[in-house]
Context: one part of a larger RNA
Molecule: small-subunit ribosomal RNA, central domain
Organism: uncultured bacterium
RNA sequence: UUGGGCGUAAAGGGUUCGCAGGCGGCCUUUUAAGUCAGAUGUGAAAGCCCACGGCUUAACCGUGGUAAGCAUUUGAAACUGGAAGGCUUGAGUUAAGGAGAGGAAAGUGGAAUUCCUAGUGUAGCGGUGAAAUGCGUAGAUAUUCGGAAGAACACCAGUGGCGAAGGCGGCUCACUGGACCGUUGAUGACGCUGAGGUGCGAAAGCGUGGGGAGCAAACAGGAUUAGAUACCCUGGUAGUCCACGCCGUAAACGAUGAGAACUAGCUGUUGGGGUCCUUAGGGCUUCGGUGGCGCAGCUAACGCAUUAAGUUCUCCGCCUGGGGAGUACGGCCGCAAGGUUAAAACUC
Numbered sequence: 001u002u003g004g005g006c007g008u009a010a011a012g013g014g015u016u017c018g019c020a021g022g023c024g025g026c027c028u029u030u031u032a033a034g035u036c037a038g039a040u041g042u043g044a045a046a047g048c049c050c051a052c053g054g055c056u057u058a059a060c061c062g063u064g065g066u067a068a069g070c071a072u073u074u075g076a077a078a079c080u081g082g083a084a085g086g087c088u089u090g091a092g093u094u095a096a097g098g099a100g101a102g103g104a105a106a107g108u109g110g111a112a113u114u115c116c117u118a119g120u121g122u123a124g125c126g127g128u129g130a131a132a133u134g135c136g137u138a139g140a141u142a143u144u145c146g147g148a149a150g151a152a153c154a155c156c157a158g159u160g161g162c163g164a165a166g167g168c169g170g171c172u173c174a175c176u177g178g179a180c181c182g183u184u185g186a187u188g189a190c191g192c193u194g195a196g197g198u199g200c201g202a203a204a205g206c207g208u209g210g211g212g213a214g215c216a217a218a219c220a221g222g223a224u225u226a227g228a229u230a231c232c233c234u235g236g237u238a239g240u241c242c243a244c245g246c247c248g249u250a251a252a253c254g255a256u257g258a259g260a261a262c263u264a265g266c267u268g269u270u271g272g273g274g275u276c277c278u279u280a281g282g283g284c285u286u287c288g289g290u291g292g293c294g295c296a297g298c299u300a301a302c303g304c305a306u307u308a309a310g311u312u313c314u315c316c317g318c319c320u321g322g323g324g325a326g327u328a329c330g331g332c333c334g335c336a337a338g339g340u341u342a343a344a345a346c347u348c
Base pairs, nucleotide, nucleotide: 003320004319005318006317007302008301012316014200015199017197021193022192023191025087026086027085028084029083030082031081033080034079035076036075037074038073039072040071041070042069049065050064051063052062053061054060090190091187093185097180102176103175106172107171108170109153113149114148115147116146118144119143120142124135125134161168162167205246206245207244208243209242210241214240215239219235220234221233222232257315258314259313260312261311262310265293266292267291268290269289270288271287272286273285274284275283276282277281297304298303321348322347323346330341331340332339333338
């Protein structure tokens, strides 16, 4: 519970698409469902409400009055809805074009690391606050040539770019999605949102089969310490990688849902277009993104401020004191881990 809210106090769904539903541009004609006006019927009595009156007052009682609502009917036609016709500004489409780590697949490159063979070479190396465990005369560390493997891509690199979000970074080719700018046409409201539903969804984790260089939960040892199940060191297995299938959660954050309109500016950067000039370029202007500052306004303050947290509209989600608890039970989903939906007693 007809209220007020959701950046940080409780509260925006992780995100997309989208059925139903809700809402929906401009003009004309029409209809009369909503809407508005009139009339009639009904609306029992009591009660409620209002006015007046009676018991000394009140409670109580009496008299009178009003009502929505429903039904029928007559009208009005601005708005909403329905029907018909039209329009181009919303929406999508159409020439040319440039930008981009957007996606998925195959191939390929160099640096580094580790390991292996061989050469040089000798007693240390490594590690730390200091050490020790560890490695090394069976020749290590260092250094040189060669070989193998896996993983990640220095510089470029940028409050730079792309993507709905998660996220995406060596290079090349073929496949493919989206956005932007911009010209001329054509379509003619085809739109917005979106309960359910559906796809996607970091890391960790799970299943099957591969792979395994480095790193590294668990684990072992060495230190530190009163202790040290840690921080530091030496090792090291799952895992991290690939394919296919699951899981469906995160401080999934801008802690800010999507769409539309309006409301001072200044400045950086990025992708296009136009125009002018004295053209390695610069000025002016316009559309799309991404930052900084700042007015009005808003805000509890911090701050936000044309990328709004300002002024409004439409639709969805969510909140309603702390703990108990995002738990129990039940349902649904999952191989499991668990996820999702989601209380109460009690207590302050």